[in-house]
Transfer RNA from a bacterium, 73 nucleotides, folded computationally. Model confidence (mean pLDDT): 82 of 100. It matches the Rfam family "tRNA". Rfam classes the family as a transfer RNA.
RNA sequence: GGGGCAGUAGCUCAGUGGUUAGAGCGUGGCACUCAUAAUGCCUUGGUCGUGGGUUCGAUCCCCACCUGCCCCA
Numbered sequence: 001g002g003g004g005c006a007g008u009a010g011c012u013c014a015g016u017g018g019u020u021a022g023a024g025c026g027u028g029g030c031a032c033u034c035a036u037a038a039u040g041c042c043u044u045g046g047u048c049g050u051g052g053g054u055u056c057g058a059u060c061c062c063c064a065c066c067u068g069c070c071c072c073a
Stems, first nucleotide, its partner, number of pairs: 001072007010025004018056001026044001028042004049065005
């Protein structure tokens, strides 16, 4: 220098043009227990990496950039 993959909740990830952006783990509270753990119920959760574009409508499509990983030279 060229190419590919990934970036979504505190963490691991799903979602891939329209419905309120979800799950598990986690946080907090309650129940249970002599107590703790486990379990059950409730609760808490987001600038969808950044900026532009396409579209009636973008997490999703297009362009540029940023970060991380990998391949080629």